[in-house]
RNA sequence: GUAUUUGUAGCUCAGUAGGAUAGAGCAACCGCCUCCUAAGCGGUAGGUCGUGGGUUCGAAUCCCGCCAAGUACG
Numbered sequence: 001g002u003a004u005u006u007g008u009a010g011c012u013c014a015g016u017a018g019g020a021u022a023g024a025g026c027a028a029c030c031g032c033c034u035c036c037u038a039a040g041c042g043g044u045a046g047g048u049c050g051u052g053g054g055u056u057c058g059a060a061u062c063c064c065g066c067c068a069a070g071u072a073c074g
Stems, first nucleotide, its partner, number of pairs: 001073007010026004019057001028044005050066005
């Protein structure tokens, strides 16, 4: 350089033939339980879905540019 895959919560990920408040597990915080801790149980907070545009009544999802990372080839 060319092709291709990926980017969603602090971490690991789900959700893609567009559709109505964006989710799970772990972690964090608060509470219950316990003599204490862990485990267990209940709850809370945390995201403008990499970024900028476009299409559409409506975009995490479709299209384009850019950025970052992985893989293959040179």

Source information
A computed fold for a 74-nucleotide RNA from an uncultured Clostridia bacterium, annotated as transfer RNA. It matches the Rfam family "tRNA". By type it is a transfer RNA. The coordinates come from a structure-prediction model, not an experiment, and the mean pLDDT is 81. The sequence was found in a public genome assembly.